[in-house]
Molecule: transfer RNA
Organism: Bacteroidota bacterium
């Protein structure tokens, strides 16, 4: 150098065949419960789907590029 596979909430990970508003579990914040705190309900915030271009009526999903990251061959030694 090539190849292949990976980047979605803080963090860990789902999203089928492109479909109309993107979701879990922990965290985390109010509230209730308790003299208090844990535990426990309830209910909230938090998201440029990793960036850029494209294709399409429609993209997180398809193409193509760019950045990180894992694996693998290769080449140097």
């Nucleotide at each position: 150098g090539c190849g292949u596979c990976c980047u979605u909430a803080g963090c860990u990970c789902a999203g089928u065949u492109g479909g109309u508003u993107a979701g879990a579990g922990c965290g985390u914040c109010a509230c209730g419960u308790u003299g208090a705190c844990a535990u426990c309900g309830u209910g909230g915030a938090g998201g440029c789907c990793a960036c850029u271009g494209g294709u399409u009526c429609g993209a997180a999903u398809c193409c193509a590029g760019u950045a990180g990251g894992a694996c693998g061959c290769a080449c140097c030694a």